[in-house]
């Protein structure tokens, strides 16, 4: 400097352009238990990397930039 992938909750990661952004973990409250893990209900936590664009409508599509990661000089 070139391709190329990825970027969504505290982590791991779904999510066909379409009507409330979701799951397992973790985290908090109760239940249950002598207590503890377990297992049960019930909460909290997102401007979807960041700015512009295309549409009636963008987490999704297009661009430019930031961050990682690969691979090539």
């Nucleotide at each position: 400097g070139c391709g190329c992938g990825u970027g969504u909750a505290g982590c791991u990661c779904a999510g066909u352009g379409g009507u409330u952004a979701g799951a397992g973990c973790a985290c908090c409250a109760c239940c249950c238990u002598u207590a503890u893990a377990a297992g049960g209900u019930g909460g909290g936590g997102g401007u979807c990397g960041a700015u512009g664009g295309u549409u009636c409508a963008a987490g999704u599509c297009c661009a430019u930039c930031c961050a990682c990661g690969c691979g090539c000089a």
Predicted 3D model of a 73-nucleotide RNA (transfer RNA) from a Patescibacteria group bacterium. It was read from a public genome assembly. Its Rfam family is "tRNA". Its family is annotated with triplet codon-amino acid adaptor activity in the Gene Ontology. The family's RNA type in Rfam is transfer RNA.